[in-house]
RNA sequence: AACAGAGUAGGUAUGCGCGCGUAAAGUGCGGAGCGGACGGGGAGUUGCCGCUUCGACGAAAAGCGGUAAACGCUUGCGGUGCGCAGACCGCAUCCCGCUGAA
Repeated sequence: AACAGAGUAGGUAUGCGCGCGUAAAGUGCGGAGCGGACGGGGAGUUGCCGCUUCGACGAAAAGCGGUAAACGCUUGCGGUGCGCAGACCGCAUCCCGCUGAA
C1' cells in the first nucleotide's frame, strides 16, 4: 500500500410504565423562515432533526358513578407525548486515525 472490522447523532417496530386528547390538540402531508446535530480528529450535502408560521386533509366513542351540571372511574379510540428495556438500521460523502489477521 491493499483487505476485513469496531464505534456517533439519529431512526424504526415491539414490550412495559406514566401522561395528553376524544369540547380535536397531537400525528401524518405541503410551503416559508430560523436553528441544531451528524463514528476519535477535520470538512460537510440536494440527506436528517427541532422550533415558529401559513395552507390543505382529517377522527370513535361507549358504559358506570353523580338529582343534574361540573367532575371522576372503566373499556376503547388517536398514523398521540415522554421515559425505560433489549432488538434492528445507521459515519450521505471525502481525508486522517483506531483494531485485527497475514